[in-house]
RNA sequence: AUAGAUUCCGGCGAUGAAGUCCGCCGGCAAGCGCUGCGCGACGCAGUUGAUGACUUCUACCCAAAC
Numbered sequence: 001a002u003a004g005a006u007u008c009c010g011g012c013g014a015u016g017a018a019g020u021c022c023g024c025c026g027g028c029a030a031g032c033g034c035u036g037c038g039c040g041a042c043g044c045a046g047u048u049g050a051u052g053a054c055u056u057c058u059a060c061c062c063a064a065a066c
Stems, first nucleotide, its partner, number of pairs: 009026005016057006033047005
C1' cells in the first nucleotide's frame, strides 16, 4: 500500500412517528413503486401500500351501528 474478516459507529430498506426484529450499504454506496401506450420526454392513461416484517399512534379511504 492492497485485499479479506471482526468489532464499534453512521446511513438505507417508494408517504409520518415510536418500539422490537430482519436485511442491505460504507459515501462513485445501500435507496428514489408498478402496468400499458409512446422513438423519446419533466409526456398520456391506469394501479397497490403510511410497515422491509410485527405491534402501537397519527393522517387518509370504505362499510356498519349509535
The RNA shown here (Fluoride riboswitch aptamer (crcB RNA motif)) has 66 nucleotides and comes from a Fidelibacterota bacterium. Of the family's consensus pairs, 100% are formed in the model.